The prediction has a mean pLDDT of 83.
A computed fold for a 74-nucleotide RNA from a Candidatus Altarchaeota archaeon, annotated as transfer RNA.
It matches the Rfam family "tRNA". It is annotated as a transfer RNA.
The RNAcentral record of the sequence draws on ENA.
The source organism's lineage runs through Archaea, Nanobdellati and Candidatus Altarchaeota.
[in-house]
RNA sequence: GGGGCUGUAGCUCAGCCUGGGAGAGCGCUCGGCUGAAGACCGAGUCGUCGUGGAUUCGAAUUCCACCAGCCCCA
Numbered sequence: 001g002g003g004g005c006u007g008u009a010g011c012u013c014a015g016c017c018u019g020g021g022a023g024a025g026c027g028c029u030c031g032g033c034u035g036a037a038g039a040c041c042g043a044g045u046c047g048u049c050g051u052g053g054a055u056u057c058g059a060a061u062u063c064c065a066c067c068a069g070c071c072c073c074a
Base pairs, nucleotide, nucleotide: 001073002072003071004070005069006068007067010026011025012024013023020057027045028044029043030042031041032040050066051065052064053063054062
C1' cells in the first nucleotide's frame, strides 16, 4: 500500500440478507419469600445502533468517506 471480518444496553450477543415496533440472556435497583442469604416470583433500570454525510415518506438495515480492533496478501 491492497483486501476481508467485526463495532447494537454495564457485559455476552440477536436483529442487517428482505428498510417501517430497538430486543434476549446475564447484571444492577426496589419489593415479595427467608431467621439471614441463595434460588425463585413481581416490578423497574440502562442505547446519539463506532463517527460524519447521502438516498428515501421512512435507515441499526442501502450507498460513500472516515475511526478503532482482528486477520490475510504485499